């Protein structure tokens, strides 16, 4: 510098253009003498900026970062 490829809760992960799900970890509460464990509930996310579309985490363009190669 170019070319490919990734970006989704603290952390790991799925998600065919129509509710952003799971685990795990934070609270809270049941169990237990206490504590671990388990069981219920509960809080939290789509890299940034534009464009298509009735609707974008998905598609399309441009940055940014990471990782690969080629020079």
């Nucleotide at each position: 510098g170019c070319a490919g490829u990734u970006g989704u809760a603290g952390u790991c992960u799925a998600g065919c253009g129509g509710c952003a799900g799971g685990a795990u970890a934070g609270g809270a509460g049941c169990c237990u003498u206490c504590c671990a464990a388990g069981c219920u509930c509960u809080u939290g996310a789509c890299c940034c900026g534009g464009g298509u579309u009735c609707g974008a985490a998905u598609c399309c363009c441009g940055g940014c970062a990471g990782c690969u190669g080629c020079a």
Transfer RNA from an archaeon, 71 nucleotides, folded computationally. Rfam family: tRNA. Rfam describes the family as follows. Transfer RNA (tRNA) molecules are approximately 80 nucleotides in length. Its mean pLDDT, the model's own confidence on a scale to 100, is 83.